[in-house]
RNA sequence: GCCCCCAUCGUCUAGCGGCCUAGGACAUCGCCCUUUCAAGGCGACGGCGGGGAUUCGAAUUCCCCUGGGGGCAC
Numbered sequence: 001g002c003c004c005c006c007a008u009c010g011u012c013u014a015g016c017g018g019c020c021u022a023g024g025a026c027a028u029c030g031c032c033c034u035u036u037c038a039a040g041g042c043g044a045c046g047g048c049g050g051g052g053a054u055u056c057g058a059a060u061u062c063c064c065c066u067g068g069g070g071g072c073a074c
Base pairs, nucleotide, nucleotide: 001072002071003070004069005068006067007066010026011025012024013023018056028044029043030042031041032040049065050064051063052062053061
């Protein structure tokens, strides 16, 4: 330099263009329960890497950038 793949709550992960106000698990916080703790129950918090394009409608399709991984060449 060229090619391919990946990027979603703190972490892991689901999500065939509309049923999505992005779901679940763990973690964190609050309440209940308990003499207390743990466990359990209920609730809260928190996310689509950035910018454009296509479309009536984009986490989802396309392009560019950023970051990460792999391959080839030198």

This is a predicted structure of a 74-nucleotide RNA (transfer RNA) from Actinobacteria bacterium ADurb.Bin444. Its mean pLDDT, the model's own confidence on a scale to 100, is 81. Taxonomically the source falls in Actinomycetota (Bacteria, Bacillati). Its Rfam family is "tRNA". From the family's description: Transfer RNA (tRNA) molecules are approximately 80 nucleotides in length. Rfam classes the family as a transfer RNA.